The part of an RNA shown here (small-subunit ribosomal RNA, 3' minor domain) has 157 nucleotides and comes from a metagenome. Its Rfam family is "Eukaryotic small subunit ribosomal RNA". Its family is annotated with ribosome and structural constituent of ribosome in the Gene Ontology.
[in-house]
Context: one part of a larger RNA
């Protein structure tokens, strides 16, 4: 900055923000149907190795003995009787974890759809403010690129 004023809307151009959205969308986590089930416990057998007692075969010292033979050691072949006890095994429990499904919650992609904001600008009018050039508004119908027009009815802000 004072009519060369103030000022409404469409429509386009950048950003942001949330919406809706095919994809029978995707992730993760609760809780669960149904399947697998590792492990750990108890638990039924098992019995590789091992200890300790009887015995006994063959060997070979020790003491006692004139001998017979007795006592007692060590190595060794069975046999038997008892204990520990690995691996494997049966059952039963508790149950990690997986996979296939249901469910709930969270997160998140997404062609495309529709909004709001930034806004002060850029395009098409000029609807509003002066009797804004068809007085303004409101309520309701119906119409149009767009601010708006038209009809009723109202009110004067």
């Nucleotide at each position: 900055c004072a009519c060369c004023g103030c000022c409404c809307g469409u429509c386009g151009c950048u950003a942001c923000u949330a919406c809706c959205g095919a994809u029978u969308g995707a992730a993760u986590g609760g809780c669960u149907u149904a399947g697998u089930g590792a492990g750990g416990c108890c638990u039924u057998c098992g019995g590789a190795u091992u200890g300790a007692g009887g015995u006994u075969u063959g060997g070979u010292g020790g003491c006692c003995g004139c001998a017979a033979g007795g006592c007692u050691g060590c190595c060794u072949c069975g046999c038997u009787u008892u204990g520990a006890a690995a691996a494997g095994u049966u059952g039963g429990u508790c149950a990690a974890a997986c996979u296939u499904g249901g469910u709930c919650a969270u997160u998140u992609a997404g062609a495309g759809g529709a909004a709001g904001u930034a806004a002060a600008a850029g395009u098409c009018g000029u609807a509003a403010c002066a009797a804004g050039g068809u007085u303004u508004c409101c309520g309701u119908a119906g119409g149009u690129g767009a601010a708006c027009c038209u009809g009723c009815g109202g009110a004067a802000g």

The prediction has a mean pLDDT of 80.
RNAcentral holds the full RNA, with entries from SILVA.